[in-house]
A computed fold for a 75-nucleotide RNA from Sphingopyxis sp. 113P3, annotated as transfer RNA. The prediction has a mean pLDDT of 84. Rfam family: tRNA. Rfam links the family to the GO term triplet codon-amino acid adaptor activity. The sequence is in RNAcentral, with records from ENA.
RNA sequence: CGCAGGGUGGCGCAGCGGUAGCGUACCGGGUUCAUACCCCGGUGGUCGCGGGUUCGAAUCCCGCCCCUGCAACCC
Numbered sequence: 001c002g003c004a005g006g007g008u009g010g011c012g013c014a015g016c017g018g019u020a021g022c023g024u025a026c027c028g029g030g031u032u033c034a035u036a037c038c039c040c041g042g043u044g045g046u047c048g049c050g051g052g053u054u055c056g057a058a059u060c061c062c063g064c065c066c067c068u069g070c071a072a073c074c075c
Base pairs, nucleotide, nucleotide: 002070003069004068005067006066007065010024011023012022013021018055026042027041028040029039030038048064049063050062051061052060
């Protein structure tokens, strides 16, 4: 160089054209004598990068980068 899978809040993941969500973490409140559990609310994401298609792209197409695995090659 080749093939396959993956890259989305701090972390783990979902979402496969029509408002970016869940769990956890964090912050505030409730509850408790207090802490934990539990309940309610909130903050946080240029969706790896660049371009294209489309009225509209995380999603489709092209190129590139990174991660994992396989195959091949060399020794």